[in-house]
Context: one part of a larger RNA
RNA sequence: AGCACAUGGUGGAUGCCUUGGCAUCAAGAGCCGAUGAAGGACGUGGCAUGAUUGCGAUAAGCUUCGGUUAGCUAUCUAGCGAGCUUAGCCGGAGAUCUCCGAAUGGGGCAACCCAGCAGAGUAAACCUCUGUUAUCGCCAACCGAACACAUAGGUUGGAUGAAGGUAAGUGGGUGAAGUGAAACAUCUCAGUAACCCGAGGAAAAGACAUUAUUCCCCUAGUAGUGGCGAACGAACGGGGAUGUAGCCCAAACCAGCGGCUUGCCGCUGGGGUUGUAGGGCGGACGAUAGUGAAGUUACAAACCAAACCAUAGUAGAACGUUCUGGAAAGGACGGCCACAGAGGGUGAUAGCCCCGUAUACGAAAUGGUAAGGCUUCCGUUCCGAUCCCUGAGUACCACGGAACACGUGAAAUUCUGUGGGAAUCUGCCCGGACCACCGGGUAAGGCUAAAUACUCUUGAUGACCGAUAGCGAACUAGUACCGUGAGGGAAAGGUGAAAAGCACCCCGAUGAGGGGAGUGAAAUAGAUCUGAAACCGUGUGUUUACAAGCAGUCAGAGCCUACGGGCGAUGGCGUGCCUAUUGAAGAAUGAGCCAACGAGUUAAUCUAUGUAGCAUGGUUAAGCAAUUAAGUUGCGGAGCCGUAGCGAAAGCGAGUCUGAAUAGGGCGUGAAGUUGCAUGGAUUAGACCCGAAGCCGGGUGAGCUACCCAUGGCCAGGUUGAAACUUCGAUAAUCUCGAAGUGGAGGACCGAACCGUUUAGCGCUGCAAAGCUAUCGGAUGAGCUGUGGGUAGGGGUGAAAUACCAAACGAACCCGGGGAUAGCUGGUUCUCCUCGAAAUGCAUUUAGGUGCAGCCUCGGAUGUUCAUUUAUGGGGGUAAACCACUGAAUGGGCUAGGUGGGAGAGAUCCUGUCGAACUCAAUCAAAGUAAGAAUACCAUAAAUCAAAGUCCGGGAGUGAGACUGCGGGGGAUAAGCUUCGUAGUCAAAAGGGAAACAGCCCAGAUCAUCAACUAAGGUCCCUAAAUAUAUGCUAAGUGGCAAAGGAAGUAAUGUCGCUCAGACAGCCAGGAGGUUGGCUUAGAAGCAGCCACCCCUUUAAAGAGUGCGUAACAGCUCACUGGUCGAGUAACAUUGCACCGAUAAUCCAGCGGGGCUAAGCAUAUUACCGAAGUUAUGGGUCCAAUUUAUUGGGCGGUAGAGGAGCGUUCUAUCCUGCUGCGAAGCUGUACUGUAAGGUAUGGUGGAGUGGAUAGAAGUGAGAAUGUUGGCAUGAGUAGCGUAAGAUAUGUGAGAAACAUAUCCGCCGUAUACCUAAGGUUUCCUACGCAAGGUUAAUCCGCGUAGGGUUAGUCGUUCCUAAGUUGAGGCCGAAAGGCGUAAGCGAUGGACAUCAGGUUAAAAUUCCUGAACCGCCGUUGUGGAGGUAAAGGGGGGACACGGGAGGGUAAGUUGAGCGUGCCCAUCGGACAUGGCACGUUUUGCAUCGUAGAUGAUGACGGGAUAGGCAAAUCCGUUCCGUAUAUUAAGUUGAUGGUGCAAGAAAGUUGCGGAGAAAUCCAAGGCGAUUUGACCUAACCAUGCCGUCUAGAAAAUCCUCGUUACCAUUGAAGCAGUGGCGUACGUACCGCAAACCGACUCUGGUAGGUGGGAGUAAAAACUCUCAGGCGAUC
Repeated sequence: AGCACAUGGUGGAUGCCUUGGCAUCAAGAGCCGAUGAAGGACGUGGCAUGAUUGCGAUAAGCUUCGGUUAGCUAUCUAGCGAGCUUAGCCGGAGAUCUCCGAAUGGGGCAACCCAGCAGAGUAAACCUCUGUUAUCGCCAACCGAACACAUAGGUUGGAUGAAGGUAAGUGGGUGAAGUGAAACAUCUCAGUAACCCGAGGAAAAGACAUUAUUCCCCUAGUAGUGGCGAACGAACGGGGAUGUAGCCCAAACCAGCGGCUUGCCGCUGGGGUUGUAGGGCGGACGAUAGUGAAGUUACAAACCAAACCAUAGUAGAACGUUCUGGAAAGGACGGCCACAGAGGGUGAUAGCCCCGUAUACGAAAUGGUAAGGCUUCCGUUCCGAUCCCUGAGUACCACGGAACACGUGAAAUUCUGUGGGAAUCUGCCCGGACCACCGGGUAAGGCUAAAUACUCUUGAUGACCGAUAGCGAACUAGUACCGUGAGGGAAAGGUGAAAAGCACCCCGAUGAGGGGAGUGAAAUAGAUCUGAAACCGUGUGUUUACAAGCAGUCAGAGCCUACGGGCGAUGGCGUGCCUAUUGAAGAAUGAGCCAACGAGUUAAUCUAUGUAGCAUGGUUAAGCAAUUAAGUUGCGGAGCCGUAGCGAAAGCGAGUCUGAAUAGGGCGUGAAGUUGCAUGGAUUAGACCCGAAGCCGGGUGAGCUACCCAUGGCCAGGUUGAAACUUCGAUAAUCUCGAAGUGGAGGACCGAACCGUUUAGCGCUGCAAAGCUAUCGGAUGAGCUGUGGGUAGGGGUGAAAUACCAAACGAACCCGGGGAUAGCUGGUUCUCCUCGAAAUGCAUUUAGGUGCAGCCUCGGAUGUUCAUUUAUGGGGGUAAACCACUGAAUGGGCUAGGUGGGAGAGAUCCUGUCGAACUCAAUCAAAGUAAGAAUACCAUAAAUCAAAGUCCGGGAGUGAGACUGCGGGGGAUAAGCUUCGUAGUCAAAAGGGAAACAGCCCAGAUCAUCAACUAAGGUCCCUAAAUAUAUGCUAAGUGGCAAAGGAAGUAAUGUCGCUCAGACAGCCAGGAGGUUGGCUUAGAAGCAGCCACCCCUUUAAAGAGUGCGUAACAGCUCACUGGUCGAGUAACAUUGCACCGAUAAUCCAGCGGGGCUAAGCAUAUUACCGAAGUUAUGGGUCCAAUUUAUUGGGCGGUAGAGGAGCGUUCUAUCCUGCUGCGAAGCUGUACUGUAAGGUAUGGUGGAGUGGAUAGAAGUGAGAAUGUUGGCAUGAGUAGCGUAAGAUAUGUGAGAAACAUAUCCGCCGUAUACCUAAGGUUUCCUACGCAAGGUUAAUCCGCGUAGGGUUAGUCGUUCCUAAGUUGAGGCCGAAAGGCGUAAGCGAUGGACAUCAGGUUAAAAUUCCUGAACCGCCGUUGUGGAGGUAAAGGGGGGACACGGGAGGGUAAGUUGAGCGUGCCCAUCGGACAUGGCACGUUUUGCAUCGUAGAUGAUGACGGGAUAGGCAAAUCCGUUCCGUAUAUUAAGUUGAUGGUGCAAGAAAGUUGCGGAGAAAUCCAAGGCGAUUUGACCUAACCAUGCCGUCUAGAAAAUCCUCGUUACCAUUGAAGCAGUGGCGUACGUACCGCAAACCGACUCUGGUAGGUGGGAGUAAAAACUCUCAGGCGAUC
């Protein structure tokens, strides 16, 4: 370490439970709101902080009327305290009811701020309380323009209305797209989704120019519409629900009143309301009555009210003993009630214990229904000549559209945008174009219940769920949390009967946790039922450290044993699962593991099969009635299917159509249906589940970013030196040029802050979802930046990159249409049995899809039809063959013809060359055949055969194929290539062989057997069987890869030479002469080359030379010859087996290994082995046959078809089963069935549950990068987020990190200080250490508790900008948009306080001192005007750059003073020495300076038709006065004086703490002076320059209209007294508190920001004050 067992932890499945959901039915109810809603905010309790509920300052409540009752002060939530008791609780009515919200006095960032008027309080001011004050419409009254009346308009009043909310349903306005049509445009989706307007408890519709409206069932998926595609789809008529529902105006005519334009109009009343026309009008006749009719809903309208119902309630029968047990309701025994045996509770299962149930009863008050009272109405008929009335920009028509089922169509009907435009009862409209006839109706005004839709409340029910289910939500759930926002959106139930919730003891830190003890039936029920698995331990048995593995299986020694079993050395065999595929162990997909969840359902219609009922019939639908435990029973025949067909139809009919036909032919007649239920399939619906990118609609976003608008802010320091000007010079010159000076321009230069991001490195599970380090670009400009605003997705913005629009932009985000669609991928859950494919043809915007056919299956029919063999009869044009034909093609002969040369005067001839045709010989063909097989195919006949075939009907799958052999095409007679045909195998096939090896060889697995025989292939060992036999071959490890080609390998065969007259080979010897052949050549002599009739001679033989060699010769050889030797030898051809050719990358790696000379190869023979084949024995199942007991045959299997079962949850019935003497679940064991499974029993558990027979399904899990949860692995690994700590002491259980001290270090234009935004208690103190803190923690920005923010003078409150809201107004389908007056709105304008002290934590706020602003009263003075809305005028009031002067703070420096320290040691020096620190500050009053401004001015006077009226003001204009380093005036820092305050160094020490050392500490004393340098601020909104020409309004000053106050005393002045509300104020604020998910190396506006060094500087380095040492 593995396996097994035992025992734990973790975890939260399973079982049981249910407080919560879901669905249906019944009854009832159905709008709320200015009398302030819906919805909220904030409060409210004796101790209440949080949440739920209730309530509202009368605040878990107040009053009253009823009911009920002995207890009560709501719940989480206990306890304490204090109480109440006709209290409490329930119901009816009433009172109160903060603030926001339509929100309504004005404003506003909802829950806040600020008012006016009247009244009350107060002497007044301030302040508080009560009431009231919005807009619009309507009504009324009054006032009242241009313009006389009038109108517009305004004011006031109204117990006048509206507004706003509202889930679903409802009427209307606007109105998509994904999708379907296998594309797409008409069409569809769909008048759907969505938005908007309106109304109501329902809405809508509705009394016919329709034989009512609405709803349900049929008619009917019919008639129709329709790229006549997809699809859409009526009506007439019938059956029901509801209903004894119909009415009112306008007009004619009459009367009255009013008006005036005097013949018209208006108002009121009467009259009148219809189509068989009616009414008016005229005439005639009748009549006052009833046991009449109707009604509060339309038709007229008010009130009372019995009774009943609702909103609280009341009564309500009947049981004991005993056993088990913790407990009895269980068992046993014996009773009782029942109009009650529904249900729930009680310590297990209760008719008789409790609550209830059946039944009976009940309301002061409010509401509802409603008899009745009551109210109202009512006469009928006839005649009628004439006349009048009966709904007008209407009907209708044209054009353009829309709705009607109906898409413009032949298109009626309805609606209407534009344009035309009637009739008047002798009229008009309609009946699906239109016309005629006929028939029906009476438009252009209005109202109308019920039946119908939806929701809520109450009650009931469920073959609905039971905590991953059921609503998202059983629990503080629309909560926590996420997002700027619209919006998104969880997890989380269970102790026990009862808390009896562990007193007490021990360990531990007075922890956490644990051990005892105790309670309890049980504590392994202790924070929890049961308690599975993954995962992590502990103990015991066994095995394991020379071993090679999909981990098992078969055999099996040994060890242990409770005898059930466990472990198991060693050997044989053996490449997971799923999916997708021709083919996967695949190195192709998917899964970390476990648990739970997770996919063919439902409805309607059709079709087939099975089954049940009835049957020439079958059957009801909606609905109605009764009843119930119920899904029950009865009624209901409207309708549907069948009963007759044929035809286009008229029509005829067992026939009919065609046709001249009586013919022929087509379709029929000659088979029974129908309605349920179940199952298979189809169609329409999301339709087996999960999965897009996208399209469309309505909203939400510019706190990021782009651009723009308004208002503010920022830019150290240095450099350069434009224009212009001045002076000088040149010059005739004032042109022009030059020089110097002055000057200070610039999208100028260098360079910090600031903005950016060039390059490199790091980082890249980061510090960081864009950073760090170094480097770099811009840095007075087209600059950067704060605050407030604007622009919005079919859009904005864009110095333009398709960039940016909240960390993903070629079209944002959120929600919805929506379960869009997906010919695509993935997944799809228990078992067994029978059969069993396809990867082909045709077609296809088709090729990975689909349709038809083919092949499979099931049922029915047929009954040898199929197949094989044999026999007989057929047609063929392939293989092979052949060359007459067609064509190709080689050689020869011959020749027409062409052509070269020669001859000839020419004709022509000679000769050479090419050469068709013809001929001879030899050939070839997929598109050649005078001929032609084998197979195959067709037909007939017979035999064999449980072998099929064919037809009809239900259901499929397949239409990617692969290899091998043979026959071809393509390719290269390449491919594991491609494409056909044919056969086989695989696919979908296991077994044996080929070492291993889908497709090759053998052979087709129903199960069992430790039986036998064989196939392919084998028999030395691995490894079962021959070291078999016989004869040869091979020597190469050939065997055990390979070619052309090569080779005296070897064996066999054949042909043809030489050879005892001596071959072949070896050895010895010769190999000569003409001649150096001729030519050529420098030379060429056998041997560079050329020529040749390569000759001749001597010879046994010897080439004008086979090779080597030389410059050329020479030389060596060969051919050839002789000798020696003594028997074979040479060449060629064929065959078997060997050899060479033969080269690859990690040692061997081309027999499977050892190894083999056979254990190789060939031939022959015998024996054996060898499979899931065959046989044997036994069993199962299917089919067939019959003699009913057997026999025969079959049984591999993917897609797929068919059949039979198991299990899960729930229901009904029965067993009236089992169960505390122990159910379910969980966990072991044994037995059993062919399988899914079942049964018994031990342990745990502690309350339910089973069997049989039927039924209904949310019915079976291993895979979907599945969902949720838990737990592993990686791994004790990476990391612990820039950086300095050390020591001592203290505290403490514990100290690297806490506190204190010392030393050291870091920042110091910051890491210091102030402050805006933002945060919202983080601030301070005490206690604490579970969690948080990247470690520990005694510490903390953590937990608990307590405390803390004090304003007339700071900010808000006043004013206006961009912008925004917007009375009236204009525009627009609606929503809404724009905008005047008027508001709101700071980032700007205006505006009265300073110093010191003080707290643990606050201070311009408290305290001390000294000031100032506004308002009011009062006292005195004063003695006539004053105040002032609105308005006029002034002012407020403004850019950028530049430089000079004055000058404060600060800084540096000199002196003085105060305090402390150092130095007299040794040669000199003793002093006026050295060092350090301190030496301050503002407010008010007053004086007043440097200056600045100021003639376009100041002052005085006059005039003035301007400034919307007025003006003494302003403007305009005239006259006068004073002066120039400018006056007057205005402004003005610094400074002087006075009043005051504070305080250092140090010193003293009331008092307190401590054992002490010592520490803390009230109060007192204590210098306080002066010069220089350089100078932010300030003077200064100044001055100069430049061009881009640089907010508004109020406070304030002034004018005077008008109003009010005033001699009963105005303003002013002086004294005195009073008042000044509300909100913010803590703390962080370059950061651990803000924005970045974090205690995050990032980001964050403004102000102060000392010193030294280096030209300067906010640069760089060091350092004050101050702050830190950055959580391993």